A computed fold for a 73-nucleotide RNA from Trichonephila inaurata madagascariensis, annotated as transfer RNA.
Lineage of the source: Eukaryota > Arthropoda > Entelegynae > Trichonephila > Trichonephila inaurata.
Its mean pLDDT, the model's own confidence on a scale to 100, is 81.
Rfam family: tRNA. Gene Ontology term of the family: triplet codon-amino acid adaptor activity.
RNA sequence: GUCUCUGUAGCUCAAUAGGUAGAGCGUUGGACUUCUAAUCCAAAGGUCGUGGUUUCGAAUACUACCUGGGGUG
Numbered sequence: 001g002u003c004u005c006u007g008u009a010g011c012u013c014a015a016u017a018g019g020u021a022g023a024g025c026g027u028u029g030g031a032c033u034u035c036u037a038a039u040c041c042a043a044a045g046g047u048c049g050u051g052g053u054u055u056c057g058a059a060u061a062c063u064a065c066c067u068g069g070g071g072u073g
Stems, first nucleotide, its partner, number of pairs: 001072005007066001010025004019056001027043005049065005
């Protein structure tokens, strides 16, 4: 150089054919307990890597970049 995969909550990852973005762990508050742990309830936390295009509507389709991994010369 070229081909390919990846990027979503603090972390690990979902979201089957475009229709309000979720889980587990973690964090915070509460219940329970003599206290802690465990258990239960609730909450906070996201411009879905960036810009543009298509569409009534894009995490999702198209396109150009950026980050990280792999193949190849």

The RNAcentral record of the sequence draws on ENA and Rfam.